[in-house]
Context: one part of a larger RNA
RNA sequence: UGCAUGUGGUGGAUGCCUUGGCGAUUACAGGCGAAGAAGGACGUUGUAGCCUGCGAUAAGCUGCGGGGAGCUGGCAAACAAGCUUUGAUCCGCAGAUUUCCGAAUGGGGAAACCCGGCCCGCGAGGGUCAUUCCUGAGUGAAUACAUAGCUUGGGUAAAGCGAACCCGGUGAACUGAAACAUCUAAGUAGCCGGAGGAAAAGAAAUCAACCGAGAUUCCGCAAGUAGUGGCGAGCGAACGCGGAGGAGCCUGCAACCUUUAGCUUCUGAAUUAGUGGAACAGUCUGGAAAGUCUGGCCGUAGAGGGUGAUAGUCCCGUACGCGAAAAUUUGGGAGUGGAAAUAGGGUUGGAACAAGUAGGGCGGGACACGAGAAAUCCUGUCUGAACAUGGGGGGACCAUCCUCCAAGGCUAAAUACUCGUAAUCGACCGAUAGUGAACCAGUACCGUGAGGGAAAGGCGAAAAGAACCCCGGAAGGGGAGUGAAAUAGAUCCUGAAACCGCAUGCAU
Numbered sequence: 001u002g003c004a005u006g007u008g009g010u011g012g013a014u015g016c017c018u019u020g021g022c023g024a025u026u027a028c029a030g031g032c033g034a035a036g037a038a039g040g041a042c043g044u045u046g047u048a049g050c051c052u053g054c055g056a057u058a059a060g061c062u063g064c065g066g067g068g069a070g071c072u073g074g075c076a077a078a079c080a081a082g083c084u085u086u087g088a089u090c091c092g093c094a095g096a097u098u099u100c101c102g103a104a105u106g107g108g109g110a111a112a113c114c115c116g117g118c119c120c121g122c123g124a125g126g127g128u129c130a131u132u133c134c135u136g137a138g139u140g141a142a143u144a145c146a147u148a149g150c151u152u153g154g155g156u157a158a159a160g161c162g163a164a165c166c167c168g169g170u171g172a173a174c175u176g177a178a179a180c181a182u183c184u185a186a187g188u189a190g191c192c193g194g195a196g197g198a199a200a201a202g203a204a205a206u207c208a209a210c211c212g213a214g215a216u217u218c219c220g221c222a223a224g225u226a227g228u229g230g231c232g233a234g235c236g237a238a239c240g241c242g243g244a245g246g247a248g249c250c251u252g253c254a255a256c257c258u259u260u261a262g263c264u265u266c267u268g269a270a271u272u273a274g275u276g277g278a279a280c281a282g283u284c285u286g287g288a289a290a291g292u293c294u295g296g297c298c299g300u301a302g303a304g305g306g307u308g309a310u311a312g313u314c315c316c317g318u319a320c321g322c323g324a325a326a327a328u329u330u331g332g333g334a335g336u337g338g339a340a341a342u343a344g345g346g347u348u349g350g351a352a353c354a355a356g357u358a359g360g361g362c363g364g365g366a367c368a369c370g371a372g373a374a375a376u377c378c379u380g381u382c383u384g385a386a387c388a389u390g391g392g393g394g395g396a397c398c399a400u401c402c403u404c405c406a407a408g409g410c411u412a413a414a415u416a417c418u419c420g421u422a423a424u425c426g427a428c429c430g431a432u433a434g435u436g437a438a439c440c441a442g443u444a445c446c447g448u449g450a451g452g453g454a455a456a457g458g459c460g461a462a463a464a465g466a467a468c469c470c471c472g473g474a475a476g477g478g479g480a481g482u483g484a485a486a487u488a489g490a491u492c493c494u495g496a497a498a499c500c501g502c503a504u505g506c507a508u
Stems, first nucleotide, its partner, number of pairs: 001507009015493001016458002020429002022426007029418002031161002039101003042055003046079001049075003061095006070083003106115003116129005131158002133155007165196001166194005176183001180230001206213002217244005227235002248410003253349007262336011274322003280295003284291001296313002298302001304316003359383008369395001390405005445452002465492001468479004
């Protein structure tokens, strides 16, 4: 030095576990904000830090309800000081307080700071003062009346935030076409505006085909069909049929009749705390029984979780019942009822039938349809009808026929989505996986900044977390003790490999 055996160190794979994730289903909720939000800064406990809660009334204050013995949040104990059957801590509902910044709004500003005016108050202190819009009042130019402007009262008006879904405006490129220009990607991404719990659309100037249907929306088929297309790549309907769901109306006039809305009250249901809730003992093994064996019991409950190993009957629960002072949502009933103009309904009579519109020319865009034989829809520009004896459409255009009535408006449901709340589920993951994040993570750290962005889980049933002695400056170790186990000793379950020792044997 090599090989082998044994025994260690290092290391943290593997196995097992799960506080966390991922994906669904159902129900709820679908907004918050000048009554100052979302998000923060700074404070706040007898307390040095961080988290959580809260706001100078500061881990809290008040009322009401629940609950019933301990409590003063967590890391995290100890001590001190207190509270509590005159019902605390805790849970729910309602209220009070709620510094400073932030739309931030008195002015400024390098956010959490600086500097004011006016009013009230002896004072401490309190209130108020942005802009726009709406609505009144006053005043009032050029300019006579007026108007603009200025001043001022009132406003539960707006603003800002928020995950996706929705509507509108604007609108790429990579890419594909095996290059590339029409085309595609795609009216996608992005940006902007606006709204709602859904939005949008919507009661035929629609389709159909000589039979007829009867608003819109969504799903299945029709169908990758008919078409469209450097007829390339690709794009891609409709009629009709079957389902989900179904609902129709109003304004421009007048008269008459009537009531609704609103308010009060009664009542049902749901949600936001809770509450009752059956039935087991012994034996053996073991550190421990829920395991074994023996004999029972309950079950509208043998879902699930916990307990020193695997528990229907030990605990929390579960099936099935019960429950609300207060608040919210929703359904129903009764009573009352001013005005009648400007709310709802009905009857009668009368009237009305949407013009720079439809259509046309030129240029674009949308329609599955790229100008094409190109109908239909929208319109920048130039034009420009008819008036129900009328007009639009039926894919150039004309006739016949059929069908509908534009140029005003409203409308639930079926549909889309999930920042969130509750419950449940998974041939989903199990710590290099699953969220970036199971752990004080959008943290540490990096970057001028926009932005980028980790690693890091496991002692034991219980800390019983090793008193005391010895070596040592300490770290660390040896005894002792605890424990079933300490090669479970605190970067502690298991503890692979690489890598490094020690002992022994053999070889050299």
Large-subunit ribosomal RNA, domain I from a soil metagenome, 508 nucleotides, folded computationally. The prediction has a mean pLDDT of 84. The full RNA is in RNAcentral, with records from MGnify.